RNA sequence: CGUCGUUCUCAGGGCGGGGCGAAACUCCCCACCGGCGGUAUGCAGGCAUCAUGACCCGUAAGCCCGCGAGCGGCCCUUUUCCAAGGGUGUCAGCAGAUCUGGUGAGAUGCCAGAGCCGACGGUCAUAGUCCGGAUGAAAGAGAACGUGC
Numbered sequence: 001c002g003u004c005g006u007u008c009u010c011a012g013g014g015c016g017g018g019g020c021g022a023a024a025c026u027c028c029c030c031a032c033c034g035g036c037g038g039u040a041u042g043c044a045g046g047c048a049u050c051a052u053g054a055c056c057c058g059u060a061a062g063c064c065c066g067c068g069a070g071c072g073g074c075c076c077u078u079u080u081c082c083a084a085g086g087g088u089g090u091c092a093g094c095a096g097a098u099c100u101g102g103u104g105a106g107a108u109g110c111c112a113g114a115g116c117c118g119a120c121g122g123u124c125a126u127a128g129u130c131c132g133g134a135u136g137a138a139a140g141a142g143a144a145c146g147u148g149c
Base pairs, nucleotide, nucleotide: 001148004146005145006144007143008142009141010140016030017029018028019027031129032128033118034117035067036066037065038064042059043058045056046055047053062116063115070094071093072091073088074087075086076085077084078083098114099113100112101111102110120132121131122130
């Protein structure tokens, strides 16, 4: 420095004010929040030049490319049925959402402005923000030990 293996640790935020109402953190008005990896014209540092730097490094996107949980599917078990429990992500399904102007060689990322999105089940009333599965799982991040050169 790199490969693989084992073990361990970590790994999600948000309803505040007002209105209607018998009832709403669920509706309406205002508000609030943004997992993980990648990408980079921003920012910090380095390096180089007389100078410009498309060079190195760290960091930087909810809506650019992917991933994750969830739903659904499939398999198994119980069951007359309904349904419940368990398993399975290389399982062709669902799996959200961005434009305009500016700068520039280059921007869906910077600056300005205006928008948009958010599993399933529950609930005196419809939920990104409440409760629940979940003291779960997990994208992935890191550490130790072993291993290779």
Molecule: FMN riboswitch aptamer (RFN element)
Organism: Falsiruegeria litorea R37